Predicted 3D model of a 122-nucleotide RNA (SAM-I/IV (S-adenosyl methionine) riboswitch aptamer). The model forms 100% of the base pairs in the Rfam consensus. It was read from a public genome assembly, where an Rfam model found it. Its Rfam family is "SAM-I/IV (S-adenosyl methionine) riboswitch aptamer". Rfam links the family to the GO terms S-adenosylmethionine metabolic process and regulation of gene expression.
RNA sequence: GGGAAGCAUCAAGAGUGGGCUGGCGGCCAAAAGGCCAACGACCCACGCCAACCUGCCCUCCCGGGCAAGGUGGCAGUCCCGAGCGGGGCGAUGCGGCCGAAAGGGCAACGAAGCGGGCUCAA
Numbered sequence: 001g002g003g004a005a006g007c008a009u010c011a012a013g014a015g016u017g018g019g020c021u022g023g024c025g026g027c028c029a030a031a032a033g034g035c036c037a038a039c040g041a042c043c044c045a046c047g048c049c050a051a052c053c054u055g056c057c058c059u060c061c062c063g064g065g066c067a068a069g070g071u072g073g074c075a076g077u078c079c080c081g082a083g084c085g086g087g088g089c090g091a092u093g094c095g096g097c098c099g100a101a102a103g104g105g106c107a108a109c110g111a112a113g114c115g116g117g118c119u120c121a122a
Stems, first nucleotide, its partner, number of pairs: 006094005015046005021040002025036004047074003052070003055066003060117004076089005096106003
């Protein structure tokens, strides 16, 4: 670096502008064709959402918090079932950077600065 397997989640949340392309529908025209255009794919910019990993809030553990460093998101879809729920497919995460490697190194907020518990010491 690549692949496979495993685990967790998919309740809720969060969008505008521009470019390009497709285009429901509509208008004009004798025709060729032209124009408007819902909505969607992709790209860019800015914005927003969200605690999965790292970090911080507390030395350690549990809970909770903080969008700082990484991902990610601003689409889930189909089937069974009266419902609770279950299943298939799909999606995301299981830190990042430098270094050939090292029992090598680097960065992580002006945010939050809390509750409980174990051990040791004074």